Context: one part of a larger RNA
RNA sequence: AGCGUACGGUGGAUGCCUUGGCACCAGGAGCCGAUGAAGGACGUAGGAGGCUGCGAUAAGCCUCGGGGAGCUGUCAACCGAGCUGAGAUCCGAGGGUGUCCGAAUGGGGAAACCCAGCACGAGUGAUGUCGUGUUACCCGCACCUGAAUAUAUAGGGUGUGUGGAGGGAACGUGGGGAAGUGAAACAUCUCAGUACCCACAGGAAGAGAAAACAACCGUGAUUCCGUGAGUAGUGGCGAGCGAAAGCGGAGGAGGCCAAACCGUGGGUGUGUGAUAGCCGGCAGGUGUUGCACUCAUGGGGUUGUGGGGUCAUCUUUGUCAGUUCUGCCGAGCUGGCCGACAGUGAGAAAUCAUCGUGUUAGUCGAAGUGGUCUGGAACGGCCUGUCGUAGAGGGUGAGAGUCCCGUAGACGAAAACAUGGUGACUGUCGUAGGUGAUGCCCAAGUAGCAGCGGGCCCGUGAAAUCUGCUGUGAAUCUGUCGGGACCACCCGAUAAGCCUGAAUACUCCCUGGUGACCGAUAGCGGACUAGUACCGUGAGGGAAAGGUGAAAAGUACCCCGGGAGGGGAGUGAAAUAGUACCUGAAACCGUGCGCUU
Numbered sequence: 001a002g003c004g005u006a007c008g009g010u011g012g013a014u015g016c017c018u019u020g021g022c023a024c025c026a027g028g029a030g031c032c033g034a035u036g037a038a039g040g041a042c043g044u045a046g047g048a049g050g051c052u053g054c055g056a057u058a059a060g061c062c063u064c065g066g067g068g069a070g071c072u073g074u075c076a077a078c079c080g081a082g083c084u085g086a087g088a089u090c091c092g093a094g095g096g097u098g099u100c101c102g103a104a105u106g107g108g109g110a111a112a113c114c115c116a117g118c119a120c121g122a123g124u125g126a127u128g129u130c131g132u133g134u135u136a137c138c139c140g141c142a143c144c145u146g147a148a149u150a151u152a153u154a155g156g157g158u159g160u161g162u163g164g165a166g167g168g169a170a171c172g173u174g175g176g177g178a179a180g181u182g183a184a185a186c187a188u189c190u191c192a193g194u195a196c197c198c199a200c201a202g203g204a205a206g207a208g209a210a211a212a213c214a215a216c217c218g219u220g221a222u223u224c225c226g227u228g229a230g231u232a233g234u235g236g237c238g239a240g241c242g243a244a245a246g247c248g249g250a251g252g253a254g255g256c257c258a259a260a261c262c263g264u265g266g267g268u269g270u271g272u273g274a275u276a277g278c279c280g281g282c283a284g285g286u287g288u289u290g291c292a293c294u295c296a297u298g299g300g301g302u303u304g305u306g307g308g309g310u311c312a313u314c315u316u317u318g319u320c321a322g323u324u325c326u327g328c329c330g331a332g333c334u335g336g337c338c339g340a341c342a343g344u345g346a347g348a349a350a351u352c353a354u355c356g357u358g359u360u361a362g363u364c365g366a367a368g369u370g371g372u373c374u375g376g377a378a379c380g381g382c383c384u385g386u387c388g389u390a391g392a393g394g395g396u397g398a399g400a401g402u403c404c405c406g407u408a409g410a411c412g413a414a415a416a417c418a419u420g421g422u423g424a425c426u427g428u429c430g431u432a433g434g435u436g437a438u439g440c441c442c443a444a445g446u447a448g449c450a451g452c453g454g455g456c457c458c459g460u461g462a463a464a465u466c467u468g469c470u471g472u473g474a475a476u477c478u479g480u481c482g483g484g485a486c487c488a489c490c491c492g493a494u495a496a497g498c499c500u501g502a503a504u505a506c507u508c509c510c511u512g513g514u515g516a517c518c519g520a521u522a523g524c525g526g527a528c529u530a531g532u533a534c535c536g537u538g539a540g541g542g543a544a545a546g547g548u549g550a551a552a553a554g555u556a557c558c559c560c561g562g563g564a565g566g567g568g569a570g571u572g573a574a575a576u577a578g579u580a581c582c583u584g585a586a587a588c589c590g591u592g593c594g595c596u597u
Stems, first nucleotide, its partner, number of pairs: 001596009015582001016547002020518002022515007029507002031167002039101003042055003046079002049075003061095006070083003106115003116135007137164002139161007171202001172200005182189001186236001212219002223250005233241002254499003261299010276289001277286002279330006304477001306442003309438007318337007338430006351424010362411003368384001369400001370383004385402002387391001393405003448472007458484001479494005534541002554581001557568004
C1' cells in the first nucleotide's frame, strides 16, 4: 500500500409521520367604491424585532346577545403591572373612531410629502401657530349672467343629484387580431376568429315572441343538453372544415310603442264683418276664438283565420256628484264610492307591519376509567359488564363505542341579513262585441338593385339567406318579404321601434364533504420570517429551509480545558433520543485485527 473483517466518523438516502397542498362534489354568495374602494406607507403593547389585530378613542371604545373561570394574541420565554361571579378574557350582531398615500378630488409632487384660500373656533398684548369643516373635473336638472350682433346663441357662474371616475379570479358582449404548426416542401387553405390587446356590463351576460321553419302534412319566441351526424355539404375535392330540419328532454311567459283619428298647449303663415268656429237639435249670445303647417303632450291603437282608424247601424253596460257660452233634451269629459284584476319579475313605483323558514354565536347529548398479565405508560392479551336513532372522525404516555372533544338525535337569537306568505300601499279596468260602408293608417335614404368586402357547412360557385362601406333608390294590403340563381303556381310570414324571468356559463370568496390524489427533490413557487432572502436600472426572475421526548424532566454538582468540546454524576423506557437531537443507506475518511506484497 492493497484485499477482507469489526468498530467508528462524515453524509442525509430510505422508512414512518403531517400542520400544507391538489382535484372534485353539494349548498351559499356573486360585486366593492367620492358616506373615499382594492392595495399600501407610517404608527400602535411597560420591555428590541417579525407576524397578527387595530388607527392619535390605535392587540383596542360603546350597545345588544352567547358563554362561565380564568385572562393580558403569536414566534417565545422572563420580569413587571393589572383585569375578573357587580361576569373578565373569548365568540356573534349592530354602532363609533379610522393618521397619510392611493380613482385621490383645494394647488403642487420624485406615492405615503410640500404649500394654500374661505367659514367658525382655540390661543397670543399682537403676529406667527393650532383645531373642525369646506374648496378637482365631467354630466343631468334649475336659476342667474352674457360676446362678435339688435333679439338671440356660444361662453361664464351659483345651487342641486348616495350621477360618473377607480378596482375585481373566471365566465359574457362588442371593437381589433397574429404566428409557430398541419398540408410530410409551399402560396389558396389550416392553426383560428384561437393566443393577445382594447372597451363595456352583470351576477350571470347574450338571445328572444316569426318579414321563422316546413312541404301540400304540419310546427308555433329564445336558450341549453342528447340524437340526427362525422350525415348533407364544403375543400390546391389535398390537409382538413362541417351544418340544419326533425325527434327525445331541461325550462317555460309574454308584453309595450310608432302611424291613422280626437283633445290641449306653443310657434309660423294666412284670413276678416258673417257665410267660418264655439258637442248635436231649436232659440239667443259671442266676435277671430277659425284654417294650413310644425313641435310637445293626453287619449286611441298594436294585428296576419290581416289588424286598426273614420262613418252608419244593432246588441250590451255598477252607482253618485261636477262640468262642456246660456235655457231644455240627448251625448261626451272629470272626480268620489263600490266591485274586479294586477304589482315592484318585462310594464310606473316606493315603504311599512306581521307570521314562518334559513344564515350569522351556541346548548343538551347514552354506556366501565371493572379485574388481571406484560410494559415507562394500556388505548394491547385474557376474564367479566354495558350503550347504541350514537361502532363517522380526532385526541389521550401503544389498536379506546363506553376517558376527553365529538357523532346520531333534539333544541336555540336581543340584533342584522336573506327568503316566502298575508295585510297595508300602489296601479289598471268598469264597456265590449257584431254587421255594412269608406279605402285614411300600418315604422324610408329603409327594402330592392349595382360595385367591393365580411359572415354563413358553402373557398365565387348556379349562390339564395344575413351583414359593412360606396352609389342609386320603391310600394302601403289589389302592398311587401321568404320558401337556395331566376320565372310561374302554391304555401308561409308581416322587415326597416323597444322590453322580457327560467332552463345555460364561471368560481376571487364562505360553509360542509369526498379521494385506487401528494407526503417535504413530492404536493401550490411557498407545510418554516415566501412572492420572503437574493438577482436585475427596470419590466421581471425567484430559492433553500419540516420531525428530541409521553412530558423539558433541555444534564444540579464535580473534573480537564482560555474556550469549544468532553469525562463522571443525574433525568428519562431509551442520551449511539443531548436543542449539530426519529430512523440513519451509499459515496468519502479513519482505527484495531487477519492475509498478501
The part of an RNA shown here (large-subunit ribosomal RNA, domain I) has 597 nucleotides. It matches the Rfam family "Bacterial large subunit ribosomal RNA". Gene Ontology terms of the family: structural constituent of ribosome and ribosome. The prediction has a mean pLDDT of 82. RNAcentral holds the full RNA, with entries from ENA.